[in-house]
RNA sequence: CACUGCUAUUGGGGUUCGACUAAGCCAUGCGAGUCCAGAGUGGUAAUGCACUCGGCAAACGGCUCAGUAACACGUGGGUAACCUACCCUUAGGACAGGAAUAACCCCGGAAAACUGGGGAUAAUGCCUGAUAGGUGGAGAAGUCUGGAACGGCUCUCCGCUCAAAUGCUCCGGCGCCUGAGGAUGGGCCUGCGAUCGAUUAGGUUGUGGUGGUGUAAUGGACCACCAAGCCUGAGAUCGGUACGGGCACUGAGAGGUGUAGCCCGGAGAUGGGGACUGAGACACGGCCCCAGGCCCUACGGGGCGCAGCAGGCGCGAAAACUCCGCAAUACACGAAAGUGUGACGGGGGAACCCCGAGUGCACUCACGCAAGUGAGUGCUUUUGUGAAGUGUAAAUAGCUUCACGAAUAAGAGCUGGGUAAGACCGGUGCCAGCCGCCGCGGUAACACCGGCAGCUCGAGUGGUGAUCACUAUUAUUGGGCCUAAAGCGUCCGUAGCCGGUUUGGUAAGUCCUUGGGCAAAUCCUGUCGCUUAACGGCAGGAAUUCUGAGGAUACUGUCAGACUUGAGGCCGAGAGAGGUCGGAGGUACUUCUGGGGUAGCGGUGAAAUGCUAUAAUCCUAGAGGGACCACCGGUGGCGAAAGCGUCCGACUAGAGCGGGCCUGACGGUAAGGGACGAAAGCCAGGGGAGCGAACGGGAUUAGAUACCCCGGUAGCCCUGGCCGUAAACGCUGUGGGCUAGGUGUUGCAUGCUCUACGAGGGCGUGCAGUGCCGAAGAGAAGUUGAUAAGCCUACCGCCUGGGAAGUACUAUCGCAAGAUAGAAACUUAAAGGAAUUGGCGGGGGAGCACCACAAGGGGUGAAGUCUGCGGUUCAAUUGGAUUCAACGCCGGAAAUCUCACUGGAAGCGACGGCAGAAUGACAGCCAAGCUGAUGACUUUGCUUGACGAGCCGAGAGGAGGUGCAUGGCCGUCGUCAGCUCGUACCGUAAGGCGUCCUGUUAAGUCAGGCAACGAGCGAGACCCGUGCCCUUAUUUGUCAGCUAGUCCCUGCGGGGACUAAGACCCAUUAAGGGAACCGCUGCUGAUAAAGCAGAGGAAGGAGCGAGCAACGAUAGGUCAGUAUGCCCCGAAUCCUCCAGGCUACACGCGGACUGCAAUGGCUAGUACAAUGGGUCCCAACUCCGAAAGGAGAAGGAAAUCCCAAAAGCUAGUCUUAGUUCGGAUUGUGGGCUGUAACUCGCCCACAUGAAGCCGGAAUUCCUAGUAAUCGCGUGUCAUUAUCGCGCGGUGAAUACGUCCCUGCUCCUUGCACACACCGCCCGUCACACCACCCGAGUGAGGUUUAGAUGAGGCAAUAGCCUCUGGUUAUUGUCGAGUCUGGGUUUUACAAGGGGGGUG
Repeated sequence: CACUGCUAUUGGGGUUCGACUAAGCCAUGCGAGUCCAGAGUGGUAAUGCACUCGGCAAACGGCUCAGUAACACGUGGGUAACCUACCCUUAGGACAGGAAUAACCCCGGAAAACUGGGGAUAAUGCCUGAUAGGUGGAGAAGUCUGGAACGGCUCUCCGCUCAAAUGCUCCGGCGCCUGAGGAUGGGCCUGCGAUCGAUUAGGUUGUGGUGGUGUAAUGGACCACCAAGCCUGAGAUCGGUACGGGCACUGAGAGGUGUAGCCCGGAGAUGGGGACUGAGACACGGCCCCAGGCCCUACGGGGCGCAGCAGGCGCGAAAACUCCGCAAUACACGAAAGUGUGACGGGGGAACCCCGAGUGCACUCACGCAAGUGAGUGCUUUUGUGAAGUGUAAAUAGCUUCACGAAUAAGAGCUGGGUAAGACCGGUGCCAGCCGCCGCGGUAACACCGGCAGCUCGAGUGGUGAUCACUAUUAUUGGGCCUAAAGCGUCCGUAGCCGGUUUGGUAAGUCCUUGGGCAAAUCCUGUCGCUUAACGGCAGGAAUUCUGAGGAUACUGUCAGACUUGAGGCCGAGAGAGGUCGGAGGUACUUCUGGGGUAGCGGUGAAAUGCUAUAAUCCUAGAGGGACCACCGGUGGCGAAAGCGUCCGACUAGAGCGGGCCUGACGGUAAGGGACGAAAGCCAGGGGAGCGAACGGGAUUAGAUACCCCGGUAGCCCUGGCCGUAAACGCUGUGGGCUAGGUGUUGCAUGCUCUACGAGGGCGUGCAGUGCCGAAGAGAAGUUGAUAAGCCUACCGCCUGGGAAGUACUAUCGCAAGAUAGAAACUUAAAGGAAUUGGCGGGGGAGCACCACAAGGGGUGAAGUCUGCGGUUCAAUUGGAUUCAACGCCGGAAAUCUCACUGGAAGCGACGGCAGAAUGACAGCCAAGCUGAUGACUUUGCUUGACGAGCCGAGAGGAGGUGCAUGGCCGUCGUCAGCUCGUACCGUAAGGCGUCCUGUUAAGUCAGGCAACGAGCGAGACCCGUGCCCUUAUUUGUCAGCUAGUCCCUGCGGGGACUAAGACCCAUUAAGGGAACCGCUGCUGAUAAAGCAGAGGAAGGAGCGAGCAACGAUAGGUCAGUAUGCCCCGAAUCCUCCAGGCUACACGCGGACUGCAAUGGCUAGUACAAUGGGUCCCAACUCCGAAAGGAGAAGGAAAUCCCAAAAGCUAGUCUUAGUUCGGAUUGUGGGCUGUAACUCGCCCACAUGAAGCCGGAAUUCCUAGUAAUCGCGUGUCAUUAUCGCGCGGUGAAUACGUCCCUGCUCCUUGCACACACCGCCCGUCACACCACCCGAGUGAGGUUUAGAUGAGGCAAUAGCCUCUGGUUAUUGUCGAGUCUGGGUUUUACAAGGGGGGUG
């Protein structure tokens, strides 16, 4: 500034209201007339009135913005190149005549519009003559204005042209003609200002002159002739867009955007063309013609043009009444009265804009936590309602006065952040929805939808679109270009821009003063008037530009002169892979020839293809060929860059140093332009040893169009030409000046010194180059830092989010490949830079671990059985756990119970309300029925006597859901050595440092160093067990010695066992203490920390084994142990009972047990533990039984009694076999527990006697009292252990290392990862949608050009006629429209093709 949602009391003011789209089309009405004081006629009682001629006006006002990039507009000038009706001033004048014509009358034509003939007549209508005048030419002399006469004035002559209305009158005047001047309004010319595109670079034939035509007037405006010009990079031409300005919005300004409305100017009037009249038009409401549209028609012919006011249709998101009046203002006409005016004034409509006012004020009571709600009392009356007056052209409104009554008047948006306002309630559950952006919503939503509460603005408040600001995000003010987008690959150079020291002139730029101009409105200031304000009046200011005059002269420019430091030249001695051409050389390679020589060679990670018996590879002699140029060689040199490397020569270019001799600003940069420009590629001709795209073969691999190998064509090489690009990089344009140093190196000059006297060595200085480090400064940081990316300066190039895309189209270049210039639609919220912390790596370094390897030992994986899991099955096989870190796990060995599952049966509602109940609730019972069974239910009957579960709420309970809502507990990282803090320091910050480095350790353990110094958690220390010693204590333990007794053996010496008394040496038990610390010695090491070896010691470097165990992470596990939020069930998902199931079985996996045997099995005999447990219990012992077990039973609530070893040892047997191995499976008989042993327990005996003869790929555990092996105890438990947890017996092998595999810790490095490599992510393919490109063509335009046709206009000539004119013909000219062809451009559609984007 438009449109739009919801809502709406009122007044004033205003330049608001079909601009945006359709300058599309219009029904109807109105919008320009006036004058009888110019004249005639008709008519009337009459001035009035009507018609006609005539005059003036109709070229204004009003509307619109299509066209127009132009002298259209704005501004300032010019007209010595012009016009101007009406108006003003001034001077003069208006004489003499004449012919017509309309209305009217008569007669016709036609549907209409209109029109023909005859007759009469007037004028301020028309004509002729005169005078004045005008104009052209010639001449003469002057004179005036002026910058300049071509202008004005005066005179003479000639030619041309040639005024008037003695009108009207009311007697005042109004008019007419000519000249001059003015005013007003215009015409024309011109400086400057002002849109985009170069993917529009060349355009043009009127460009200049002479002479004409034409005009009011200049001019190629037009014509004839002559000439060949004119415009253009300061953007011509072409294309797109657009009326221009004053102004408006926004902004601090500079700017940006708009400009339909009000004013000024322009242009247009359905599209296009044309003239007439007139002072003025090429004329919106005039004429002619063409086109297209519409209307009437008697078909012959006519008529119309709302971009005037209303109004209609259409178009659209989008815009009012077919109102009143000429009262005011203004215009036309008129002498005037006046008439006319959709100009204008006034009203109506519209949430168009601006401004103002109100929707009440005070108090009390009740309820309420509050917010608030309700009731009541008092006050006021703007507004409202009613009435009167005033107001107005008439009304409305307004204003004044009176009466009534708090009455008639509040909404919209928002409440997660930005952004003021809810950690409220209910609903929803990634659904519905919200959201400008970020983002909300997946069951506790401050974000969705409602409620309540709050916040902002308020008769408004929100949304959508446009513009400006925010944005220094197009940067003139005021940005950038090493890495974020951005320095042309390099140099030369044209235009342009910029330019050293000094003197003088000038005054263009610049600055000052002053005059003109910059319309009004707008804007600013002041003041005044409407009640205030908006609004308006007045005054002043501002309005940058433009223009005249005067002045200043520092700077810039310009002119003239001078200078030497910039630049260039000259001279001198040196340096250099600088360039071009020619010649020469060297080694290697390869081929060929000769000789020697024999079986392989070659190649690789390993191989093979390949070569070789026609003699290879290898050695040797010689010849040919092409390419290349080792060592020197260097963060050395040269070159503009690309680039340049054997030696010599010729030609040639540049730089540095030294000299300070010459010129005297000659310079810098550089749009266009030109030259050079690696490799690859292309064309033509050569050459071809080696290498080697493509290609062939061999390998590798899942594949291998690759990497590796054997071959090998183009090419690399030379000559001539093209291409013109590279990570052409210092990712850093060129030139100049200034701003700390240190240290190398190259060239030249120079000082000192040494010297072997050498272009020798060393140390300095200056200039020029080339490196490293670095102060200040700069920078987002990395970094840079006199070779700047610092501070100044001149010029050029380039950038403006990512993608689409360096693509499309177009143009130029190229033989082609392609290069250069280079978009948009669409899509997207990021893309990107530098650095930080983590994580990761088939990166690096260091260290570590038997849940790593190596060296070993034993297993698992094959078999059978047990057990858990998956799967499948089933009414149910309840559920959880799934890599390590699920799977003999949930202490989970489930017969019932457990139990959550399946089938069936039964029971249960605290409390409240409603219905029911002495017309008997509830409960119980016989019988019958129902049922597997039951007074559970039903029927009949009986007993009892007060509550009641029918309905609605609300509960109890829930092993129902959510471990992703939680607490607690636990697992794992982690048999790890890490994780942090305070202060200081560093960094813009994230963050770093400390915690790093070296050595060392099991250890962030310790020592030393260090911008760090300290500290905490963890590690360690600590607690427990065990190993040695000591002390204390002594029953139920022990028994050495001593005493006594009993028994047994005897070889008579004695020995053994038991008991008692006693004792506490030993052992045991359980309390305290000691001991071990790298303490000592040696070596290594920095003399440190520490390590290695040794001594002593029960034990040696943490003695051994446990416990404890950081910051955290893993949405790890557990709602099924308990707890717990929310949700759900609530007479069933609650509680109880019965039966079944968890025990199923084509199959797969994990963990165990038993084995496959002789280091063994069996038989007989015999020996030695520890931890533990025991009263509904352990049970000695006796008896029975073959055994399991049974019947009795002492002791033991326990260092007292009981439960209790096996492997082992001795002897025998078996003899390598599916066995005297192995024991599964099955049968029969028995026993035990328990309510119950069928599904589904354990044990015993007899019988049966399966697989299995040492286990594929793979994989696990273990470093010493360990592995392995042997039993024992205990937990669970009525019964049941191949399980878990413990205990002891026997008792090895190997290593004393490493980081290869698997992992862990630290440092470092790269990263496009950060739900962090189980990450991220690329392209094809498939599907859907979208926009685009190409496209055989088809359609619709714009524009241009050529031709044809040509309405009509103008001019000339001639003829005719009714003769100031008309008409016809011809010629010339202008020329709309139509048709045909060509060019160019825009757009729609299009089979098919193409890539792109999104999902």

Predicted 3D model of a 1399-nucleotide RNA (small-subunit ribosomal RNA) from an uncultured archaeon. Its Rfam family is "Archaeal small subunit ribosomal RNA". RNAcentral holds the sequence, with entries from Greengenes.